A computed fold for a 139-nucleotide RNA from Pseudotabrizicola alkalilacus, annotated as FMN riboswitch aptamer (RFN element). The sequence was found by an Rfam model in a public genome assembly. Model confidence (mean pLDDT): 78 of 100.

[in-house]
RNA sequence: CCCUGUUCUCAGGGCGGGGCGCAAUUCCCCACCGGCGGUAUAGCCCGCGAGCGCUUCGUGUCCCUUUGGGGACACUUGGGUCAGCAGAUCCGGUGUAACUCCGGGGCCGACGGUAUAGUCCGGAUGAAAGAGAAUGGUC
Numbered sequence: 001c002c003c004u005g006u007u008c009u010c011a012g013g014g015c016g017g018g019g020c021g022c023a024a025u026u027c028c029c030c031a032c033c034g035g036c037g038g039u040a041u042a043g044c045c046c047g048c049g050a051g052c053g054c055u056u057c058g059u060g061u062c063c064c065u066u067u068g069g070g071g072a073c074a075c076u077u078g079g080g081u082c083a084g085c086a087g088a089u090c091c092g093g094u095g096u097a098a099c100u101c102c103g104g105g106g107c108c109g110a111c112g113g114u115a116u117a118g119u120c121c122g123g124a125u126g127a128a129a130g131a132g133a134a135u136g137g138u139c
Base pairs, nucleotide, nucleotide: 003137004136005135006134007133008132009131010130016030017029018028019027031119032118033109034108035048036047037046038045043107044106051085052084053082054079055078058075059074060073061072062071063070064069089105090104091103092102093101111122112121113120
């Protein structure tokens, strides 16, 4: 160094101007933003993460019942991709090599709330891909 145990720390950015309107940072015009690993430097190539969903433990309420049980909803404990939501890139140039760089054009963005939200508020002082540090083990 490799492999590996434990603990700790860190780990997401963005509505500024105008219009319509009783009301919009939500609509319309212009604007702004880009987690983590891989790879020639990547929001849109390959993969990962949170959220929703699905499923599962338990509790509660309600409904049905042949009294064995079954079902719906809410909250809750886990699973971790499960069937899913789940997304989005092209052209030219340089180069050994770039859907990653340079130039140009385009596109995408969970759920709940609210005048319809990637940018506001909320779950979230949460969780986490992962990054780093300390300290052991092994060789």